[in-house]
Context: one part of a larger RNA
RNA sequence: UGACGGGGGCCCGCACAAGCAGCGGAGCAUGUGGUUUAAUUCGAAGCAACGCGUAGAACCUUACCAGGGCUUGACAUGUAGCGAACCCGCCAGAGAUGGUGGGGUGCUCCUUCGGGAGAGCGCUAACACAGGUGGUGCAUGGUUGUCGUCAGCUCGUGUCGUGAGAUGUUGGGUUAAGUCCCGCAACGAGCGCAACCCUUGCUGUAUGUUGCCAACGGAUGAUGCCGGGCACUCAUACAGGACUGCCGGUGACAAACCGGAGGAAGGUGGGGAUGACGUCAAAUCAUCAUGCCCCUUAUGUCCUGGGCGACACACGUGCUACAAUGGGCGCGACCCCCAAUUGUCCGUGCACACUGCGAGUUUAGCGUGUACGGACAAUUGGGGGUCGAACAAAGCGAACCGAAACCGCGAGGUGGAGGAAACCGCAAAAGGCGCUCGUAGUUCAGAUCGCAGGCUGCAACUCGCCUGCGUGAAGCCGGAGUUGCUAGUAAUCGCUGAUCAGCACGCAGCGGUGAAUACGUUCCCGGGCCUUGUACA
Numbered sequence: 001u002g003a004c005g006g007g008g009g010c011c012c013g014c015a016c017a018a019g020c021a022g023c024g025g026a027g028c029a030u031g032u033g034g035u036u037u038a039a040u041u042c043g044a045a046g047c048a049a050c051g052c053g054u055a056g057a058a059c060c061u062u063a064c065c066a067g068g069g070c071u072u073g074a075c076a077u078g079u080a081g082c083g084a085a086c087c088c089g090c091c092a093g094a095g096a097u098g099g100u101g102g103g104g105u106g107c108u109c110c111u112u113c114g115g116g117a118g119a120g121c122g123c124u125a126a127c128a129c130a131g132g133u134g135g136u137g138c139a140u141g142g143u144u145g146u147c148g149u150c151a152g153c154u155c156g157u158g159u160c161g162u163g164a165g166a167u168g169u170u171g172g173g174u175u176a177a178g179u180c181c182c183g184c185a186a187c188g189a190g191c192g193c194a195a196c197c198c199u200u201g202c203u204g205u206a207u208g209u210u211g212c213c214a215a216c217g218g219a220u221g222a223u224g225c226c227g228g229g230c231a232c233u234c235a236u237a238c239a240g241g242a243c244u245g246c247c248g249g250u251g252a253c254a255a256a257c258c259g260g261a262g263g264a265a266g267g268u269g270g271g272g273a274u275g276a277c278g279u280c281a282a283a284u285c286a287u288c289a290u291g292c293c294c295c296u297u298a299u300g301u302c303c304u305g306g307g308c309g310a311c312a313c314a315c316g317u318g319c320u321a322c323a324a325u326g327g328g329c330g331c332g333a334c335c336c337c338c339a340a341u342u343g344u345c346c347g348u349g350c351a352c353a354c355u356g357c358g359a360g361u362u363u364a365g366c367g368u369g370u371a372c373g374g375a376c377a378a379u380u381g382g383g384g385g386u387c388g389a390a391c392a393a394a395g396c397g398a399a400c401c402g403a404a405a406c407c408g409c410g411a412g413g414u415g416g417a418g419g420a421a422a423c424c425g426c427a428a429a430a431g432g433c434g435c436u437c438g439u440a441g442u443u444c445a446g447a448u449c450g451c452a453g454g455c456u457g458c459a460a461c462u463c464g465c466c467u468g469c470g471u472g473a474a475g476c477c478g479g480a481g482u483u484g485c486u487a488g489u490a491a492u493c494g495c496u497g498a499u500c501a502g503c504a505c506g507c508a509g510c511g512g513u514g515a516a517u518a519c520g521u522u523c524c525c526g527g528g529c530c531u532u533g534u535a536c537a
Stems, first nucleotide, its partner, number of pairs: 001537002003534003007531007015521002019485005026320008034311002042053002064306007073129001077128003080124004086103007107118004131295002134293003140289002142284003145280001147278001152191006158167003171182003197272004202240007211230003216227003243266001246260005322478001326437006332387021354365002395426003400419002405414003444475001449470007491513007
């Protein structure tokens, strides 16, 4: 001087506390360990490895394994010879590959018009060489994680000390901050902090198409649909706006803090990008580059098939649930008026059949048919009323997004309008209204399995995704313990994108609905400053 202390003081952080939702129990998905295997390629290892490299393992990828092949090689440069290139078949084979047939003669220069030379490409041969996802991240560059967006880390000159070093950077206040003020043997400066950048919240100006529709006119079953307009919403630019600027109080008259006014916003307004000197011989030789070492008919390279997907187990990260704040079903329902049709019943008239009473042509009962009237119900049509049938953002689209309509229970199919897109399309869910279920392993939950189908793709057996029918497991809120979050946050709901032929519970984004709690800093964890002890460096 540091580091350390179950030393001290001061101070921060979802660190604790106060709350909300989880994880740890179940099933499944995914990563890892282990085991297994011909192979289950390799790396990552407390925080800071484990939905990590992988933003897409059926083939390919692919680095692994088995088998079948090649040896100047799948790829580069150079030399020589031959041929131009290139295109289409046939045979053998799992294919790589081998054999074979046909077509085909371009470009530049020279030319005695016979041809010659050359660029490019292909084939053959030999040799220089290629090649290696082989090793070493403890030989390295580059990149990255982490402490930590923590407030620190240093330098010049001066001064002090024999020196290592100190001072400045400590002290009194203050801040999110070595932020600022005051003091001081220090005076200044640099990298960090902050600001400058992007985005979001308010206003103005300009411009109005593909966007919008207040007033005017037209049209429709309906719709900015049309004329028209740019007021509004919105879009795109530019500008303004917040600075402790104003007021009061506290304070050392300072910095600053507390309260208030005005304001869309108030004391860093919210979010992002931005990561000082350094630490961990941290990670990566498998992104790439690279020293050294190693392989060279193989540790290189091509192909087919398999594996990376195994499964007694163990752990991490997630998804779905265990239900009623829920599950299922419907998207129209209800009321009134008018008309028509159909059915049932009743009454009346007529016709026929039967029965009874009987003096009777006159009557009663019952059945059938038919006509008219009435009541009720259903359906259809028209008119009226009430409440519903909802509502995003950000993206993506040409070998692409794909509307309407039709077919299918559905996945999906047919179809092809429109769209290189503020124009067309992909395209919302939770929500609302009504009915039902009634606490049950259930109308909860959906694993597993069977059958039948759809899609992509040369090909879904190993090993894809989706649909329908059937099946209907564990699971009744989870031990010790443990995680996230302080506001448009948590929780919850769906949507989009990258990768991608296909495949998402992962990842990166987007919006919808939208809480509870914070007394406080004793304690746990991490960190900053000062100080103290030390047999540690």